Two RNAs folded together computationally: RNase P RNA and transfer RNA, 511 nucleotides in total. It holds a member of the Rfam family "Bacterial RNase P class A". Gene Ontology terms of the family: dimeric ribonuclease P complex, ribonuclease P activity and tRNA processing. The prediction has a mean pLDDT of 75.
RNA sequence: CGGGGUCGCACAGAUGAUCGCGGGUAGCAUGCGUGCUGCCGGAGGAAAGUCCGAACACCACAGGGCAGGGUGCUGGGUAAUACCCAGGCUUUUGGCAGUCAGACUGCCAAAGGACGGAAAGUGCCACAGAGAAUAGACCGCAGGCGGGCUGCGCCCGCACCAUGGGCUGAUAGCUAAUAGCUAUAAGCUAUGAGUGCGGCGAAGCCGCCUGUAAGGGUGAAACGGUGGGGUAAGAGCCCACCGCCCCGAGGGUGACCGAGGGGGCACGGUAAACCCCACCCGGUGCAAGACCGAAUAGGGAGGUGGCUGGCCCGGCCGAGACCUCCGGGUAGGUCGCUGGACCCCAGUGGUAACACUUGGGGCUAGAGAAAUGAUCAUCGUCCUGGGCUGUAUAGCCCAGGGCACAGAAUUCGGCUUAUGGGCGGUCCCGGCAU
RNA sequence: CGGGGCGUAGCGCAGUUUGGUAGCGCACACGGUUCGGGACCGUGGGGUCGAAGGUUCAAAUCCUUUCGCCCCGACCA
Numbered sequence: 001c002g003g004g005g006u007c008g009c010a011c012a013g014a015u016g017a018u019c020g021c022g023g024g025u026a027g028c029a030u031g032c033g034u035g036c037u038g039c040c041g042g043a044g045g046a047a048a049g050u051c052c053g054a055a056c057a058c059c060a061c062a063g064g065g066c067a068g069g070g071u072g073c074u075g076g077g078u079a080a081u082a083c084c085c086a087g088g089c090u091u092u093u094g095g096c097a098g099u100c101a102g103a104c105u106g107c108c109a110a111a112g113g114a115c116g117g118a119a120a121g122u123g124c125c126a127c128a129g130a131g132a133a134u135a136g137a138c139c140g141c142a143g144g145c146g147g148g149c150u151g152c153g154c155c156c157g158c159a160c161c162a163u164g165g166g167c168u169g170a171u172a173g174c175u176a177a178u179a180g181c182u183a184u185a186a187g188c189u190a191u192g193a194g195u196g197c198g199g200c201g202a203a204g205c206c207g208c209c210u211g212u213a214a215g216g217g218u219g220a221a222a223c224g225g226u227g228g229g230g231u232a233a234g235a236g237c238c239c240a241c242c243g244c245c246c247c248g249a250g251g252g253u254g255a256c257c258g259a260g261g262g263g264g265c266a267c268g269g270u271a272a273a274c275c276c277c278a279c280c281c282g283g284u285g286c287a288a289g290a291c292c293g294a295a296u297a298g299g300g301a302g303g304u305g306g307c308u309g310g311c312c313c314g315g316c317c318g319a320g321a322c323c324u325c326c327g328g329g330u331a332g333g334u335c336g337c338u339g340g341a342c343c344c345c346a347g348u349g350g351u352a353a354c355a356c357u358u359g360g361g362g363c364u365a366g367a368g369a370a371a372u373g374a375u376c377a378u379c380g381u382c383c384u385g386g387g388c389u390g391u392a393u394a395g396c397c398c399a400g401g402g403c404a405c406a407g408a409a410u411u412c413g414g415c416u417u418a419u420g421g422g423c424g425g426u427c428c429c430g431g432c433a434u
Numbered sequence: 435c436g437g438g439g440c441g442u443a444g445c446g447c448a449g450u451u452u453g454g455u456a457g458c459g460c461a462c463a464c465g466g467u468u469c470g471g472g473a474c475c476g477u478g479g480g481g482u483c484g485a486a487g488g489u490u491c492a493a494a495u496c497c498u499u500u501c502g503c504c505c506c507g508a509c510c511a
Base pairs, nucleotide, nucleotide: 001430002429003428004427005426006425007424008423009422011420013379014378015377016376017375018374019373021042023040024039025038026037027036028035029034044405048416049415051414052413053412054411055410056285057284058283059282063313064312065311066310068281069280070279071278072277073087074086075085076084077083088115089113090112091111092110093109094108095107096106097105098104116276117275121274122273123270124269125268138216139215140212141211142210143209144208145207146206148205149204150203152201153200156198157197158196159195160194161192162191163190165189166188167187168186170184171183172182173181174180175179224242225241226240227239228238229237243265244263245262246261247260250257251256289335290334291333292332299326300325301324302323303322304321305317306316307315328510329509330508340363342362343361344360345359346358347356348355349354380403381402382401383400384399385398386397387396388395389394435507436506437505438504439503440502441501444460445459446458447457454491462478463477464476465475466474484500485499486498487497488496
C1' cells in the first nucleotide's frame, strides 16, 4: 500500500425554482358543504418484526393455593427487562514457551458462550460394533485341557529287513573215520543315521475352558494419557511426569482464585428431554377506557347467578343480571393524544453502564384508513470508461450511470432484522521499502 | 392497531406431541391390456420439509431470528 474478517461511531445528500398533498392559525368570500389568500410547522434509524420490559386505562383493593409461563455465572446500572456495564469461568483459532515428539499445561492476542443442577430421580443414545453405561472377549496376546490332526525329535518296546561275529543242532561234500575241514539254510545273540506300529517329549493347527481392555477394528462417544517396571500375557498392578477428584491456610462483596496436603482414579453425553432448585409473573390491551349525540323491535330462542380471567378458595355485588345465537339500528362528535423515565455540550461522582440537575443550548406530525410528493437546474458523493500530469500513492478534465432500506397511528426503554457510502480501532493474508 | 393459526413432491394432506432411512391419494413417465382412446393392472421418477442460525452424535420435529399466507376483533339496544 492492497484485500478480507470483526467491533464501534456519526450521517442518511445540500441549495434554488415550479407544480402539488394533508394539519393548524388569521383574514376574506359563502349557496354553510366549503373555497381563496397569508403565515407556521409536516417521518425514521430503523417509524419494521411485535421478540422482551414498562408507563397508562379498565376489570374490586389484585388476596391464598394449584396449574401454566418466564428467567438462570457474579456484582452493578435502570422505572423495568431476556437490555447495558464491569468482572469470573469456559470454548475455538493463532503465536510464544515447557517437551525428542504427542497429549497436556502456562502466557499473550482475537472471536464466541441460552454459563444453575447429569455423584435427586426417570428417559434416550438410531446405524455400525464383541461391547453404549456399575460395559464388553470378534480378531489378537497368554495359561490349561484333548483316545483330535500334521510333520519332527528322542529313546523305550514289539515285529520285519539287512549285515557281522560267535554258539547250537541239521543236511551235503572231502578225508580211512561216530572225529576234523568246507559249504548251505534255520534258530539264538549283537549291530544298523533301515522300515512299520505303539509309547514319550516339545512345536504348530483345530476345538473347549479360562485370563487379559495393552494392540486391531466400529462409532459422535469404548470407563484417564505418555514412558518405564512388572507379568504366563496384560492391566494404576507398581513407579515418574501430566491430567482428574477430595480437603483446604489465605484472598475476593461475590462468581471464583488458591499456598499446602491427601487419594490410584471412583463420576460418558443429553436438562434448546421430562424433571429438581432459586427467583419472577393476576387478566385484558387506546378496537384499553370516559363523556355527549343519533337511530332501532328495551324483540325472539337457548344457557347460566354475576364480578372472575385455566381451576379451586376467599372477598364483593345481587336477582329481568350476565353469556351465546337469530333479527334490528348507527358507521357521528369530544377527550384519552402527545412537553417528556426527551436530546446535546460542559461540570461533578463512578473503571464503566449510569447518576446528579449545577450551568448553557435544543427538540417536540399528531388525524379520519391515514398527508409528508414530483420535475428541473447547480453542487456534493460513489462507480465505470477515456485523456493529461506525476517516480509513485495520487491529482485534474471529459462522458455515462448510480445515491439505499423503508413509511408515524397511545407513548416510552431495549433487542432483532433490512439498508447506502464514510470514519476510527483491532486481527489475518499478500506485495514493496528499511 | 391488537390477537391467533398455517407453510412438507405439480395439487390436497399425514408425519412434529415422545428427535433416529420423509410417506399417502390424485397428477406425471414407462410397460401391459384395446383395432384405438379412456378406465384398469404393474413398475418407476420427483422433496432436503418457507429461509437462516443454533442445541444435539443426529433436527421436518427442539430453540432463536426472519419471510409469506390465512382467520378473528367496532359501537348501540